[in-house]
Molecule: transfer RNA
Organism: Candidatus Yonathbacteria bacterium
Order: sequence, then structure tokens, then C1' cells
RNA sequence: GUCGGCGUAGCUCAGUUGGUUAGAGCAUGGCACUCAUAAAGCCAAGGUCGGAGGUUCGAUCCCUCCCGUCGACA
Repeated sequence: GUCGGCGUAGCUCAGUUGGUUAGAGCAUGGCACUCAUAAAGCCAAGGUCGGAGGUUCGAUCCCUCCCGUCGACA
């Protein structure tokens, strides 16, 4: 330099061939339980879905560019 994969909550990851609340587990906070702690239980908070633009009535999803990361080729 060319090509491709990935980027979604603090961490690890789902998700949808574009549609009416964006999710799980762990972690965190609270409640309940207990003499007390832990585990299991209940609840809550936490997200500009990497950034910008485009297409569309509507974009996490499609297109373009950029950024980061991983890989292949040279």
C1' cells in the first nucleotide's frame, strides 16, 4: 500500500434480510433474609449502538469517508 473481520452498558457479548420500549451475564447500588457475613432471591441505575455525512416516512442495521483494533497479501 491492497483486501477482509470487528467496534453495542464499567467488562464479556447477543441482537435485528430497516419499523413502534436496545438486551443478557458479570460487576455496581438498594431491599429482603441472617446473630453477622457470603451465596441464592427481588428491584434499580448505567448506552449520543466508534465519529461524520448520505439513502429512507423511518438507520444499531443499507451506502461513503474517517478513527481504532485484529488478520491476510505485498